[in-house]
RNA sequence: CUGGUUGAUCCUGCCAGAGGUUACUGCUAUCGGAGUUCGACUAAGCCAUGCGAGUCGCGAGGGUUCGGCCCUCGGCGGACUGCUCAGUAACACGUGGAUAACCUACCCUCGGGUCGGGGAUAACCCCGGGAAACUGGGGAUAAUACCCGGCGGGCCACCUAUGCUGGAAUGCUUGGUGACCGAAAGCUCCGGCGCCCGAGGAUGGGUCUGCGGCGGAUUAGGUUGUUGCCGGUGUAACGUACCGACGAGCCGAUAAUCCGUACGGGUUGUGGGAGCAAGAGCCCGGAGAUGGAUUCUGAGACACGAAUCCAGGCCCUACGGGGCGCAGCAGGCGCGCAAACUUUACAAUGCAGGAAACUGCGAUAAGGGGACUCCGAGUGUCUGGGACAUUCUCAGACUGUCCAGGUACCUAAAAAGUACUUGUUAGCAAGGGCCGGGCAAGACCGGUGCCAGCCGCCGCGGUAACACCGGCGGCCCGAGUGGUGACCAAUAUUAUUGAGCUUAAAGGGCCCGUAGCCGGCCAGGCAAGUCUCUUGGGAAAUCUGUCGGCUUAACCGCCAGGCGUCCAGGAGAUACUACCAGGCUUGGGACCGGGAGAGGUAGGAGGUACUCCGGGGGUAGGGGUGAAAUCCUGUAAUCCUCGGGGGACCACCGGUGGCGAAGGCGUCCUACCAGAACGGCUCCGACGGUGAUGGACGAAAGCUAGGGGCACGAACCGGAUUAGAUACCCGGGUAGUCCUAGCCGUAAACGAUGCAGACUAGGUGUCACGUCAGCCAUGUGCUGCCGUGGUGCCGCAGGGAAACCGUGAAGUCUGCCGCUUGGGAAGUACGUCCGCAAGGAUGAAACUUAAAGGAAUUGGCGGGGGAGCACUACAACGGGUGGAGCCUGCGGUUUAAUUGGACUCAACGCCGGAAAGCUUACCGGUCUCGACAGCUGUAUGAAGGCCAGGCUGAAGACCUUGCUGGACUAGCUGAGAGGAGGUGCAUGGCCGUCGUCAGUUCGUACCGUGAGGCGUCCUGUUAAGUCAGGCAACGAGCGAGACCCAUGCCCAUUGUUGCUAACGUACCCUCCGGGGUGACGAGUACACUGUGGGGACCGUCUGGAGCUAAUCCAGAGGAAGGAAUGGGCGACGGUAGGUCAGUAUGCCCCGAAUACACCGGGCUACACGCGGGCUACAAUGGUCGGGACAAUGGGUAUCGACACCGAAAGGUGAAGGCAAUCUCCUAAACCCGAUCGUAGUUCGGAUCGAGGGCUGCAACUCGCCCUCGUGAAGCUGGAAUCCGUAGUAAUCGCGCCUCAAAAUAUCGCGGUGAAUAAGUCCCUGCUCCUUGCACACAC
Repeated sequence: CUGGUUGAUCCUGCCAGAGGUUACUGCUAUCGGAGUUCGACUAAGCCAUGCGAGUCGCGAGGGUUCGGCCCUCGGCGGACUGCUCAGUAACACGUGGAUAACCUACCCUCGGGUCGGGGAUAACCCCGGGAAACUGGGGAUAAUACCCGGCGGGCCACCUAUGCUGGAAUGCUUGGUGACCGAAAGCUCCGGCGCCCGAGGAUGGGUCUGCGGCGGAUUAGGUUGUUGCCGGUGUAACGUACCGACGAGCCGAUAAUCCGUACGGGUUGUGGGAGCAAGAGCCCGGAGAUGGAUUCUGAGACACGAAUCCAGGCCCUACGGGGCGCAGCAGGCGCGCAAACUUUACAAUGCAGGAAACUGCGAUAAGGGGACUCCGAGUGUCUGGGACAUUCUCAGACUGUCCAGGUACCUAAAAAGUACUUGUUAGCAAGGGCCGGGCAAGACCGGUGCCAGCCGCCGCGGUAACACCGGCGGCCCGAGUGGUGACCAAUAUUAUUGAGCUUAAAGGGCCCGUAGCCGGCCAGGCAAGUCUCUUGGGAAAUCUGUCGGCUUAACCGCCAGGCGUCCAGGAGAUACUACCAGGCUUGGGACCGGGAGAGGUAGGAGGUACUCCGGGGGUAGGGGUGAAAUCCUGUAAUCCUCGGGGGACCACCGGUGGCGAAGGCGUCCUACCAGAACGGCUCCGACGGUGAUGGACGAAAGCUAGGGGCACGAACCGGAUUAGAUACCCGGGUAGUCCUAGCCGUAAACGAUGCAGACUAGGUGUCACGUCAGCCAUGUGCUGCCGUGGUGCCGCAGGGAAACCGUGAAGUCUGCCGCUUGGGAAGUACGUCCGCAAGGAUGAAACUUAAAGGAAUUGGCGGGGGAGCACUACAACGGGUGGAGCCUGCGGUUUAAUUGGACUCAACGCCGGAAAGCUUACCGGUCUCGACAGCUGUAUGAAGGCCAGGCUGAAGACCUUGCUGGACUAGCUGAGAGGAGGUGCAUGGCCGUCGUCAGUUCGUACCGUGAGGCGUCCUGUUAAGUCAGGCAACGAGCGAGACCCAUGCCCAUUGUUGCUAACGUACCCUCCGGGGUGACGAGUACACUGUGGGGACCGUCUGGAGCUAAUCCAGAGGAAGGAAUGGGCGACGGUAGGUCAGUAUGCCCCGAAUACACCGGGCUACACGCGGGCUACAAUGGUCGGGACAAUGGGUAUCGACACCGAAAGGUGAAGGCAAUCUCCUAAACCCGAUCGUAGUUCGGAUCGAGGGCUGCAACUCGCCCUCGUGAAGCUGGAAUCCGUAGUAAUCGCGCCUCAAAAUAUCGCGGUGAAUAAGUCCCUGCUCCUUGCACACAC
């Protein structure tokens, strides 16, 4: 940098991904070079076998196979090299010093010397012991082996003296005296090589020391040889290293001691760096050699391949006793994720010995093995053709790294390599991971179906998986590529560079104060810090750069630089810091003055209320609650009144007023104590700030002891509430609250904001003090400007993730302290300290998890608030439903089937769904169907058709025979047609609903880091985001409105099939006055039909309200008045709403059955439950008779006048009508008259019986109608619930649709025709504003 918390946003914060390094590992693999690569991690576990340290004949003796071959004495070397990292937190290491406290074989330089003498011993010879290892006795002998004496010399003590070095003499030097020790080695080839002493050097060491480098304080005290001194011992040497005596010190918060871990460094990895992590290999140093201890020799060891002892392990053994130590090279076992051959050579480099030749060396140099790392190369190239082609394929040509063979050089010998050459001829050479995002590459196919599985993180998989498993295709890297672990980076998530702490994790409850850290002004000194110059050191390798050597590179080399971030010495500078000495006053302190204050402690006084007791009065209740009850009261309560006792508390004043460090502090008075502010031409003179450890204070509750106890009141007891109620409410009530003396030490101890200082716009309150001015009632008065200090609000710059902070900072700086580092586990466990206890302080881990969190945004929600609205809200009124019977739909049950869908509003007379067949999808039965392709049959005649016979209830359906026909075809496998089979959660379309709502967006500008806001908010108003005014908004779109249709008024026009006033005609009736029939001529007046206009706009007028607005109220005019009334039209979107069963359609499924057809049955069942209706329960009614008035619509497989028949339903005949012509077509309620008389009725009509009619193949399951008979429930309907605000409700009939037959349904039409409200937001909901939210699949 990217992904991951959210609906979205900003932030905090962690997790994950991408880079590098390293170890192991999966798959895969052609070659070469280089390298300081390969049993480090675990078992410093154990080891068979071989090898790893010898050499010297120019020291000496002996043996002899006569080879300087063997043995021995002797010398030097086996303290080096090689291996490992257990221990070690230490002078072990690094770096710089010291040694005036030391040593140094071999080597170098200088000086001097090498005299005399002596005694042994090994090999050898002889004799023994023992299994062996080994060992005993006797005898002989030499030396550069050993010993004695001498000279030189060394060393110690005392005295002495001149000098030298140096920071300092205890050192060196001169002389004297004394004690002690007391050197030497030869050989020879005659060149030399050795030997001894002294001094110096070099090299290598010993010791001491400054500084540096791990974690833990849940390790705070440690120490008795400890600290110092004296005298000794010991050592190369200092030293309590050791011994004896004396004193009591020494170390530690700058971390002693203890615990854990760890060889240290050069360096290595990573990083821009600062850092962080590592320390295997190579180099330097240390340590170790099975664990531990000790010692000899030696210049050097306390010794890997020396010795002795102990322990554990192993081996041999004759059981008596011996032997061994791979953390050397190979190799084996074991351990483990994890690591090579029991190879070659001393040719090179080096080491030991030697005079040398030389000898030895698992040091080393080489080879073998390993996908250890790094580097290099290849796996082909070209031309042409084909496939849409960069890729593939075919054909041809070319090249030769590799590959196989040969020769030469190279090598100790090989191998490898190099050069030349021959050969097969592209022949021998490509994989791994990934393809949802991060992250490069599939919107491909098949399989699977929250299964199998994938996934670092987010997340995929529940039937259309770009994410699982395969195929195909693609991407990245490439002899490699992936996985796992570890480290760094990423990470400014440990922050020195470079973070933070109001709310995200984080300010200690508060103050005092120790160490520490930091510190005002002015001059002077010094030079420790600091700075400059210079000298020495800081090994090599490593790193960087040029150049050079291998064909290049890796690699190597020369040179230069850098690194080691540092140490030490010298010379200078003096601003700052420190230090020394002096001065100053502004920081700080002291003092004085008059004021303010619930500041503290102690004592005293008072007040009302409460409660208890006593006296008096008084009577039936009181008390309490939402409502009650428990409770008190007849032994007299509550209430009134008088008196007394008791304890607690301190109303009003009282105030974002005061005081205090915080906790906290409230009646009055007194005493004592303390602090702050203001004022001061007083004094001191930096005395200061902060503050680990420590100390004091510290609400409430709690604890201990003793008092006190009115009231309140945890626990507890009752009463209620409730599903329950261990609560909320009520009645009681213990501890406690109060006092005294102690303890506890915590709180959301909060401003969730540490203390101190400086600086950086203002405005406005309030408290205290002061100067000045004014007023004055003269008082501690009032008012005002200004100053200082406190305490609030607003606000600029600035800050902040934002909310917000903003001279009382969360701004800009300084000093000091405390604290944080994802969430949880957890402020838990263990340990320690404190406490009487309760508990407090300090304070983890295992494990778990991808988030947890802050602020703000938009929604949704709230038994939050405000405003507005609605008869699918209420209120007022009217009528219903819910009870009955019936109709119809749904559930349930039943059934072979009772097909399926729809389930709050927004399913349930809904799917136009009134199903006798059909419909029809269901059940039972019967029957039928495969386009096309392949295989098959077929001109020796397919499919199809036909006579006869058979089969059959019947049938060229099938079978047999025959005829006809002239090219297809049964079956199988695929594949189709068809599917009312699945999925409405794959879809289109359509519809319901939110919504009879008034919202929903956009452009530009502005505000905000952003999501987003503003606009769309506020006020008034409206049916309305309707309009007006205001406003960082100004405009606009979709909605609303406008618009369209119908009805209502007027005008014009149209006049047939409509109409008929006036004129004429015809016919009929007549009381002769007249009336009737649009029938005819005629007309178009009226009505009506159709068309086109007008009209209504708060426009005008009047009054009122309002802002002179919008608008509202009342009235006039008008057919109609404030949207005239009723419809159509349904914004952006939501509801995974409904429909795959209307059609369309993806996918899946069935495919001779889930396809198609027919017959019968079912959808009509019936213990029940629910919804919607119809008819009623009657007198505002029923029945009978008479009488009056509509509109919308329909009609040719149709409406059917009219006539006749029938009691009726209906039947027969039939004019007219494709319809303003004919017809359905008598409207009913209503009016008049009669009757019934409150009854289960002359109400009501269910149910059932009989007869008849209609439609239709067909009315049994299961239709409708008529007549007669029968005459059920039902006497107005619980909780609850529905509709309606005017031509509405209610009531009355009519038409249409569906339809062969058939409406109590649906959609329409007209007739009669009310009541109530004109309001509200209580219920149910909707809209807007606001508020809270841990919700967003949104209560």
About this RNA: Predicted 3D model of a 1339-nucleotide RNA (small-subunit ribosomal RNA) from an uncultured archaeon. Model confidence (mean pLDDT): 82 of 100. RNAcentral holds the sequence, with entries from ENA, Greengenes and SILVA. Rfam family: Archaeal small subunit ribosomal RNA.